[in-house]
RNA sequence: GCCCGUUUGGCGCAAUGGUAGCGCGUCGCCCUCCUAAGGCGAAGGUUGCGGGUUCGAUCCCCGUGAUGGGUG
Numbered sequence: 001g002c003c004c005g006u007u008u009g010g011c012g013c014a015a016u017g018g019u020a021g022c023g024c025g026u027c028g029c030c031c032u033c034c035u036a037a038g039g040c041g042a043a044g045g046u047u048g049c050g051g052g053u054u055c056g057a058u059c060c061c062c063g064u065g066a067u068g069g070g071u072g
Stems, first nucleotide, its partner, number of pairs: 001071007010024004018055001026042005048064005
């Protein structure tokens, strides 16, 4: 240089073009003499970035960044 994969809350991952969800974690409440466990609830996301297509994009297209792998 060329080819391929990944990129989404703090972390690990989902989501066949229809207003992004799960687990862990965090915070609050309940339970308990206290803690843990358990139960209930909440906060937390400009979906790496910039454009395009579309009524509508995490998803399709173009460019670009980061990261991992392959290859001369």